[in-house]
Parts: sequence; C1' cells; structure tokens
RNA sequence: CACGCGCUCCGGGGUCGGUGUAAUUCCGAACCGGCGGUGACAGUCCGCGACCCGACCGCAGCCAGCGGCCGGUUGACCCGGUGGAACUCCGGGACCGACGGUGAGAGUCCGGACGGGAGGCAGCGCGCA
Repeated sequence: CACGCGCUCCGGGGUCGGUGUAAUUCCGAACCGGCGGUGACAGUCCGCGACCCGACCGCAGCCAGCGGCCGGUUGACCCGGUGGAACUCCGGGACCGACGGUGAGAGUCCGGACGGGAGGCAGCGCGCA
C1' cells in the first nucleotide's frame, strides 16, 4: 500500500402554454434520470436502494403507533454506425417512473422526509502484516 473494524461527513433531478368555476394532475409542447457492476461512458443490461406487503422480535397495559430483523413485491429499447470490445459511445426513433394528498386524474406540486438509503479512489482513529 492493501485489507478488517469503528466513528464522522457526503449521499435525487425536473414546467411552460391552452381549456376550464377549478388542473405545474387533463390536452399540447418541454424537462428530469439514485448506487455498484460491465471488455467502453447505462433511467430501459446484471444486481442493489427507495416505496409497498407480510412473518417474527422489542417498546407501548390493549389498540393505534414507533423501532429492529428476515422474507416477498418492485417500471421501461430497438434499429443503424464506429470499434478488438458498446442493449453503455455517435445518429435515429421509442419507452418507463412508489405511496398518500389535491377545487380536476401528478415522474416534475404538497406530504411522510430536518426521515431512510444502496453506497462513496471523502476524512479520522484503531487493528493486522
């Protein structure tokens, strides 16, 4: 150096117009893309997280609720080109987007969330050799 453990820090983006009593929700146009991996750069490949559901455990007299842990669920891409190699780049055309709320149906507004989080060639300490 690498590796292991602990602590700290960091850790999600995006709107205008029209109609209308009412819509950033409809219609038209636009815009956005978490983390790790990969022969080469990925919203659409492989996996993970988030959201949602359930069992168990803990706190709470019961309930409601909160937390822990395990399991489940979990969207969407093709064609052409270059190349040793690309469903990742270039060109073209598509597609997808939790739950609750709402004066009217939401990827873009508000809320749970000043939360959680995959993870980080971010910092510090300790250990190992």

A computed fold for a 129-nucleotide RNA from Ornithinimicrobium cavernae, annotated as FMN riboswitch aptamer (RFN element). Its mean pLDDT, the model's own confidence on a scale to 100, is 81.